A computed fold for an 82-nucleotide RNA from bacterium BMS3Bbin09, annotated as c-di-GMP-I riboswitch aptamer. The model forms 95% of the base pairs in the Rfam consensus. Its Rfam family is "c-di-GMP-I riboswitch aptamer". Its family is annotated with cyclic-di-GMP binding in the Gene Ontology.
Order: sequence, then C1' cells, then structure tokens
RNA sequence: UUCCGAAAAGGGUAAACCCUGGGUAACCAGGGGGCACAAAGCCAAGGGUCCUUAUGUUCGAUAAGGAUAGCCGGUUGCCGAA
Repeated sequence: UUCCGAAAAGGGUAAACCCUGGGUAACCAGGGGGCACAAAGCCAAGGGUCCUUAUGUUCGAUAAGGAUAGCCGGUUGCCGAA
C1' cells in the first nucleotide's frame, strides 16, 4: 500500500412513525424518534424500482419529464486486531 473487518479506540449517520412546511405525485426539508448501518460520506449521462403526462391497451408496451444513493453500481475516506 492492497485485501480484510474486531467483544478495539475515537466517533458518525438516522429507518419506521409523529408534527410543521414544499410538491399533482413519487418524494424532499426542519424538529422529535431509533430500526439499523464499516462507508447508511459523495455521485442520477450505468442498471433496477417508483411517480406524472401522452400515445395505446389482445389490459401489454413506448416516449418525455421527475424521484430514489438505507436497491445494485461508481468513487473518496477514519481506525488497525485476526
């Protein structure tokens, strides 16, 4: 340095749900809350999933726009036992 991830150290984030606000919606922000997480840090011009509109409908699908990183993926990083 790389791989790896401890009954280590210092820490960090914050699910569901509730309140307030934004949005047609998916969902997002703030406060509370704590399920969990070695990247639950960052990235939406990779894939998947979700929403809206239109076309269509043999109940499929196609296109455009949007959302999601705690779905996979890419990328950077703290520590140093086995």